This is a predicted structure of a 74-nucleotide RNA (transfer RNA) from an uncultured Acidobacteriia bacterium. The sequence was found in a public genome assembly. It matches the Rfam family "tRNA".
[in-house]
RNA sequence: GGCCUCGUAGCUCAAUGGGCCAGAGCACCGGACUUUGAAUCCGGGGGUUGAGGGUCCGAAUCCCUCCGGGGCCA
Numbered sequence: 001g002g003c004c005u006c007g008u009a010g011c012u013c014a015a016u017g018g019g020c021c022a023g024a025g026c027a028c029c030g031g032a033c034u035u036u037g038a039a040u041c042c043g044g045g046g047g048u049u050g051a052g053g054g055u056c057c058g059a060a061u062c063c064c065u066c067c068g069g070g071g072c073c074a
Base pairs, nucleotide, nucleotide: 001073002072003071004070005069006068007067010026011025012024013023019057028044029043030042031041032040050066051065052064053063054062
């Protein structure tokens, strides 16, 4: 340098061919329980879906450019 692939919550990952308000576990916060803590249980907050454009009534999903990670080739 070329090709492929991935990027979604603080972390690890879903969202099966474009369709309702993008979810889960862990973590975090509050409460219950406990002498306190841990564990357990209940509840809650947290997202410009890497950035910018395009297509579409509608995009995490399709197309283009760029950024970053990984792989293969040179």